A computed fold for an 83-nucleotide RNA from Zongyangia hominis, annotated as c-di-GMP-I riboswitch aptamer. The RNAcentral record of the sequence draws on Rfam. Its Rfam family is "c-di-GMP-I riboswitch aptamer". Gene Ontology term of the family: cyclic-di-GMP binding.
RNA sequence: AGGUGAUUUUGGCAAACCCGGCGAAAGCCGGCGACGCAAAGCUAGAGGGCCUUACCUUCCCCGGUUGGCAGCCAGCUGCACUG
Numbered sequence: 001a002g003g004u005g006a007u008u009u010u011g012g013c014a015a016a017c018c019c020g021g022c023g024a025a026a027g028c029c030g031g032c033g034a035c036g037c038a039a040a041g042c043u044a045g046a047g048g049g050c051c052u053u054a055c056c057u058u059c060c061c062c063g064g065u066u067g068g069c070a071g072c073c074a075g076c077u078g079c080a081c082u083g
Base pairs, nucleotide, nucleotide: 012037013036018031019030020029021028022027035071041076042075043074047073048072049069050068051067055064056063
C1' cells in the first nucleotide's frame, strides 16, 4: 500500500416480536431483546434499486408529488493479526 485469501485480539453494532411516542403511510425515536454483521461506521442532489402516498390528476389503473429504506447494490472513510 492492499483489505483479494485465511486466521485472530480488543471490542463494537443490533434483526424480529412486544411496550410507549411521532407519522397519512412507509418508516423513525426510546426501552426490552439478539437474527445476524469486518465496516450492520457515514452518505438519500454521486448513482441505481425498493417502499409509501395524506395531496394533485384520472371512471379506474398509471402518472405527478410528498416522505422513507444504506441490515438491497453502491460511494466515501476506518480497525487488530498473519501470509